[in-house]
RNA sequence: GGAGUUGUGGCACAGUGGUAGAGUAUCUGCUUGGCAUGCAGAAGGUCCCAGAUUCAAUCCCUGGCAUCUUCA
Numbered sequence: 001g002g003a004g005u006u007g008u009g010g011c012a013c014a015g016u017g018g019u020a021g022a023g024u025a026u027c028u029g030c031u032u033g034g035c036a037u038g039c040a041g042a043a044g045g046u047c048c049c050a051g052a053u054u055c056a057a058u059c060c061c062u063g064g065c066a067u068c069u070u071c072a
Stems, first nucleotide, its partner, number of pairs: 001071004006066002010024002013021001018055001026042005048064004
């Protein structure tokens, strides 16, 4: 330098053109004489950035950035 993968709460990940979700972690409450476990609830996301298409884009297209793989 060429080709490709991935980018989504603190972490590791789903998801699909119609306004995003479970796990884990955090906090609060219940349960206990107390802790742990368990149960319930809450908070936490400009879905990497910019543009294009569309009534509508996290999703499709283009470019860029970062990460990883591969070829030379």
This is a predicted structure of a 72-nucleotide RNA (transfer RNA) from Gekko kuhli. Its mean pLDDT, the model's own confidence on a scale to 100, is 80. It matches the Rfam family "tRNA". Rfam links the family to the GO term triplet codon-amino acid adaptor activity. Rfam classes the family as a transfer RNA. The sequence is in RNAcentral, with records from ENA.